The RNA shown here (transfer RNA) has 69 nucleotides and comes from Vicugna pacos. It matches the Rfam family "tRNA". By type it is a transfer RNA. The organism belongs to Vicugna, within Eukaryota.
RNA sequence: GGAAUAGCUCAGUGGUAGAGCAUAUGCUUCGUGUGCAUGAGGUCCUGGGUUUAAUCCCCAGUAUCUCCA
Numbered sequence: 001g002g003a004a005u006a007g008c009u010c011a012g013u014g015g016u017a018g019a020g021c022a023u024a025u026g027c028u029u030c031g032u033g034u035g036c037a038u039g040a041g042g043u044c045c046u047g048g049g050u051u052u053a054a055u056c057c058c059c060a061g062u063a064u065c066u067c068c069a
Base pairs, nucleotide, nucleotide: 001065002064004062007021008020009019010018015052023039024038025037026036027035045061046060047059048058049057
C1' cells in the first nucleotide's frame, strides 16, 4: 500500500445484496451425464463514529497478501 461480501471465484461508490460454478428438488434418460425449470444458502471480518438511512464514508482493531528499509 492492496483486498476481507453465499461452499469457491467475484460484482455491487449512501436507499433493506447479485452473478457464474457448486449444491437440493422436479422433468427429461433404461441408468449416469447433459439439458430445462424451481429453490435453499449472507452477522457484507470485528467494534465504534457520521447520516433520516452505511457493504459503501471516517477511526481503531483482527487475520492475510505485497512493497521499501